[in-house]
RNA sequence: GCGGGCGUAACUCAAUUGGUAGAGUGCAACUUUCCCAAAGUUGAAGUUGCGGGUUCGAGUCCCGUCGCCCGCU
Numbered sequence: 001g002c003g004g005g006c007g008u009a010a011c012u013c014a015a016u017u018g019g020u021a022g023a024g025u026g027c028a029a030c031u032u033u034c035c036c037a038a039a040g041u042u043g044a045a046g047u048u049g050c051g052g053g054u055u056c057g058a059g060u061c062c063c064g065u066c067g068c069c070c071g072c073u
Base pairs, nucleotide, nucleotide: 001072002071003070004069005068006067007066010025011024012023013022019056027043028042029041030040031039049065050064051063052062053061
């Protein structure tokens, strides 16, 4: 230099060929207990790496760019 894959909540990962982003763990409050743990209920938490484009609508499609991994030269 060329090609491919990945990037989504603090962490690990979903999201059915574009339809308005969710689960588990963790965190906070509450219930239960003498206390802790466990269990249960509720809640907070996201510019979907970043910047543009297409579209009524983009995590998903297109372009550029950054980081990580793999291969080729």